[in-house]
RNA sequence: GGGGCUGUAGCGUAAUGGUUAACGCGUCAGAUUUCGGCUCUGAAGAUUGGGAGUUCGAGUCUUCCCAGCCUCG
Numbered sequence: 001g002g003g004g005c006u007g008u009a010g011c012g013u014a015a016u017g018g019u020u021a022a023c024g025c026g027u028c029a030g031a032u033u034u035c036g037g038c039u040c041u042g043a044a045g046a047u048u049g050g051g052a053g054u055u056c057g058a059g060u061c062u063u064c065c066c067a068g069c070c071u072c073g
Base pairs, nucleotide, nucleotide: 001072002071003070004069005068006067007066010025011024012023013022018056027043028042029041030040031039049065050064051063052062053061
């Protein structure tokens, strides 16, 4: 340099082009407990890597860029 795959919350993953992007762990608050853990209840936390395009509507499709991984030379 060529080709391919991946990028979504602190971490791991979902989401048929269509409601307010869902779940687990974690975090925070409360209940329980002598305290803590376990358990239960609730809450916060995502400009879906960045830009542009297609569409009535994009996490999803197209394209460019960025990052990581694999592969070819």
The RNA shown here (transfer RNA) has 73 nucleotides and comes from Diploschistes diacapsis.
Its mean pLDDT, the model's own confidence on a scale to 100, is 82.
Lineage of the source: Eukaryota > saccharomyceta > Pezizomycotina > Ostropales > Diploschistes.
It matches the Rfam family "tRNA". About the family: Transfer RNA (tRNA) molecules are approximately 80 nucleotides in length. Rfam links the family to the GO term triplet codon-amino acid adaptor activity. Rfam classes the family as a transfer RNA.
The RNAcentral record of the sequence draws on ENA.